[in-house]
Molecule: c-di-GMP-I riboswitch aptamer
Organism: Woeseia sp.
RNA sequence: GCAUUGAAAAGGCAAACCUACUGAAAAGUGGGGGCGCAAAGCUACCGGUCUAAGGGGAUUUCCUAUGACAGCGGAGUUGCCAGA
Numbered sequence: 001g002c003a004u005u006g007a008a009a010a011g012g013c014a015a016a017c018c019u020a021c022u023g024a025a026a027a028g029u030g031g032g033g034g035c036g037c038a039a040a041g042c043u044a045c046c047g048g049u050c051u052a053a054g055g056g057g058a059u060u061u062c063c064u065a066u067g068a069c070a071g072c073g074g075a076g077u078u079g080c081c082a083g084a
Stems, first nucleotide, its partner, number of pairs: 005082002012037002017032006035071001041077003045074003048069003054064004
């Protein structure tokens, strides 16, 4: 130095919920908040999940992503510190 690993230290991110805005919705963004996370940094490539404006149907309602989820999993990529 690299790989594996994550005991310690310095830090980092930020669930539910509240609030404002955007959106048809799912959800996202800002502020508060802190459940947790060694990638809970980034990427919608694969699987999965959510929504259904629009479109379609057998029109009580059902189906459908071009919409969304990276804190669902896989994969790719980048990264702080470092004992055994």